[in-house]
Notes
Small-subunit ribosomal RNA, central domain from an uncultured Clostridia bacterium, 343 nucleotides, folded computationally.
Context: one part of a larger RNA
RNA sequence: CUGGGCGUAAAGGGCGCGUAGGCGGAUAAUUAAGUCAGAUGUGAAGUCUCCAGGCUUAACUUGGGGCGUGCAUUUGAAACUGGUUAUCUUGAGGGCAGGAGAGGAAAGUGGAAUUCCUAGUGUAGCGGUGAAAUGCGUAGAUACUAGGAGGAACACCAGUGGCGAAGGCGACUUUCUGGACUGAACCUGACGCUGAGGCGCGAAAGCAUGGGGAGCGAACGGGAUUAGAUACCCCGGUAGUCCAUGCCGUAAACGAUGAAUACUAGGUGUAGGAGGUAUCGACCCCUUCUGUGCCGCAGCAAACGCAAUAAGUAUUCCGCCUGGGGACUACGAUCGCAAGAUU
Numbered sequence: 001c002u003g004g005g006c007g008u009a010a011a012g013g014g015c016g017c018g019u020a021g022g023c024g025g026a027u028a029a030u031u032a033a034g035u036c037a038g039a040u041g042u043g044a045a046g047u048c049u050c051c052a053g054g055c056u057u058a059a060c061u062u063g064g065g066g067c068g069u070g071c072a073u074u075u076g077a078a079a080c081u082g083g084u085u086a087u088c089u090u091g092a093g094g095g096c097a098g099g100a101g102a103g104g105a106a107a108g109u110g111g112a113a114u115u116c117c118u119a120g121u122g123u124a125g126c127g128g129u130g131a132a133a134u135g136c137g138u139a140g141a142u143a144c145u146a147g148g149a150g151g152a153a154c155a156c157c158a159g160u161g162g163c164g165a166a167g168g169c170g171a172c173u174u175u176c177u178g179g180a181c182u183g184a185a186c187c188u189g190a191c192g193c194u195g196a197g198g199c200g201c202g203a204a205a206g207c208a209u210g211g212g213g214a215g216c217g218a219a220c221g222g223g224a225u226u227a228g229a230u231a232c233c234c235c236g237g238u239a240g241u242c243c244a245u246g247c248c249g250u251a252a253a254c255g256a257u258g259a260a261u262a263c264u265a266g267g268u269g270u271a272g273g274a275g276g277u278a279u280c281g282a283c284c285c286c287u288u289c290u291g292u293g294c295c296g297c298a299g300c301a302a303a304c305g306c307a308a309u310a311a312g313u314a315u316u317c318c319g320c321c322u323g324g325g326g327a328c329u330a331c332g333a334u335c336g337c338a339a340g341a342u343u
Stems, first nucleotide, its partner, number of pairs: 004321003007304002012318001014201004021194003025088007033081002035077008048066007091191001092188003096183003103177007110154001115149007125136002162169002206247006215241002220236004258317006266295011299306002332343004
C1' cells in the first nucleotide's frame, strides 16, 4: 500500500458546533482540466522475452525483433466527473397558524418529614440486634402536646410516559430563553451531508477560596461477630454531600451499536399533533406525520440474536482494530494548583 473488520471475540471518538478537506439534487448551453481515441518524438546499453548464430551441449555469449504499461507535443470526441452561465423546486432554510413537554437560567413561595432548642404533662426506662453490647436516661430521657430555629430533598400524580446533542432533567409561581413536532404551501433557490485539526459542553469523586451544615456519611473511635475480622451488623463521627466562583475532563460517559440519506412483509401497544366518515355532540372507528416499546417475515449473523428506531440492501464522510502478558505501564511532550489526564 492492498485486504478484512468494529452489539457480545481486538475495535464507534462521552457529546455537540464547526475550519480545511472529501462527497453532493433536476434541466439546458458552453468549456475541455480529469476521461477516451489517433499521430509524432522520446523511453541509453545491459536485464526480460521471441527468432536465429558461436563454444561437442548447457550455463555463458553474439546479432536482430518485441516489450519498455511512462512522459512530452499535437489532432479530435463530449456520454460521465470538474469549471462557467442560465433556469427550476423535490433537499435545506425562512415566514404564517397551532398544540405538547421533569429542555436551560434566575428570583420568589409552599407543605410533609428528620434533627436541635424552649415550655408543659409524665416516670424509668429508651434505643439497637440473629442475640447482645457500646450509646442515651433520675442533672428527668423515650412517649405525648404547644411554640421556635435551620438545612436538605420534593411522597402521591409516575407510566418499557415526556424533554434534551450527550452528561442529564421531577413540589409550585413568575421572568428570560433554546429545540423538536403538526398544518397549509407564501418566500429564498442546492444555500446540503460529513468533518482531520480547533472551540465549547461534559455524572460522580476530587482540588482552590469564601459561605453553609439538618439528615446521611469515606477516614477515624467504640461495641459485637470470628480462629482472626484492618469487613459485613450496631453506637458515634470528620472531610464530603448543599451554595457562589474557578479548576479537573474522567465513567460499564452503554443501545457495550458514529453521523447523514434512500429503499425493503406484516401485527399490536403507547405519547404529541392533523384529517376523514359517522354523529345532535362527544366517545368508538378509519387514514396520516413525528417519537417511543413489544412480537415477527425476508435478509443478515459463528451463534446469541437484529429485523423500517436493522446488526437487512446501498451510497458519502469521520473515528478506531491487527495474538496474550508486560501495560492502558516507562520515557518524551502538552495540559493541570495537585490528584492526575491526553498522546